[in-house]
This record gives sequence, C1' cells and structure tokens, in this order.
RNA sequence: GGGCGCAUAGUUCAAUGGUAGAACAUCCGGCUCAUAACCGGUCGGUUGUAGGUUCGAUCCCUACUGCGCCCA
Repeated sequence: GGGCGCAUAGUUCAAUGGUAGAACAUCCGGCUCAUAACCGGUCGGUUGUAGGUUCGAUCCCUACUGCGCCCA
C1' cells in the first nucleotide's frame, strides 16, 4: 500500500427492513441456624460516530474511528 471481518445492556451473545431480547452479573425477596448453591422478581441500550436510501434501518449504501486477520 491492497483485501476481508467485527463493533448491540456491566460481561458473553441473539435479533435475515416493522415497538431490540436471552444468559450471567447488580439489587430485592424466598429457602437456611448462617453462607454458598437453588427458586422468584427487579434494574439495565441515544445498536461505535456522521450522513444517505426507505413510510419505517441493529439490518441496505457511503465515509470515518477502534480492534483483529490475510496478501505485498
């Protein structure tokens, strides 16, 4: 220098254009003499940034940022 992939809740990940979910974690409660485990509930998101397409974008297009891989 060229090509490709990833970015979504505190963490790990879903969601093939129609109101963004799960598990774990946090917090509260139950159980226990008590703790852990277990059970029930709660909380948590400007979907990396900026534009574009569309009635409607996590999803399609462009640029940028960060990380990773391949080629030279």
A computed fold for a 72-nucleotide RNA from a Promethearchaeota archaeon, annotated as transfer RNA. The coordinates come from a structure-prediction model, not an experiment, and the mean pLDDT is 84.